FMN riboswitch aptamer (RFN element), 147 nucleotides, folded computationally.
[in-house]
RNA sequence: AAUCAGUUUCAGGGCGAGGUGAAAUUCCUCACUGGCGGUAAGUGGUUUAGCUCCAACAAGUCCGCGAGCCUGGUAUGCGUCAGCAUCGAUGGCAGAAUGGGUGUGAUUCCCAUACCAACGGUACAGUCCGGAUGAAAGAAACGAAAU
Numbered sequence: 001a002a003u004c005a006g007u008u009u010c011a012g013g014g015c016g017a018g019g020u021g022a023a024a025u026u027c028c029u030c031a032c033u034g035g036c037g038g039u040a041a042g043u044g045g046u047u048u049a050g051c052u053c054c055a056a057c058a059a060g061u062c063c064g065c066g067a068g069c070c071u072g073g074u075a076u077g078c079g080u081c082a083g084c085a086u087c088g089a090u091g092g093c094a095g096a097a098u099g100g101g102u103g104u105g106a107u108u109c110c111c112a113u114a115c116c117a118a119c120g121g122u123a124c125a126g127u128c129c130g131g132a133u134g135a136a137a138g139a140a141a142c143g144a145a146a147u
Base pairs, nucleotide, nucleotide: 002147003146006142007141008140009139010138016030017029018028019027031127032126033117034116035065036064037063038062042057043056044054045053060115061114068093069092070091073087075086076085077084078083097113098112099111100110101109119130120129121128
């Protein structure tokens, strides 16, 4: 220094204006938001310059993951034995991008125009309320033994 048991902390944003209506932050017009890891020709540093190198940032629509839902138990607890509560994936389901430009090289850069966003509630919700003072991809710090 690396591998790494374990511990701690952290870990999601957004309806402003107008219209219709008895009623809509839910419909219509405009508005606004974009979790985590990867990929990288951009930005920055270094250099006279280029290459190399360095660290940070860089994709909602690419590749994965998380959250959500379904299935799954010979699970745990309670029980008046009807049942109730809690927990359980590694299996399954589940969203969206094209055109142009530059270039050896870009679904990531630049320009343009599109599109997407769980469940329950309520006048139909990405933005309100709720499960959620939850869970979690993961990030950071600390760190035993052994090699």

Of the family's consensus pairs, 97% are formed in the model. Model confidence (mean pLDDT): 76 of 100.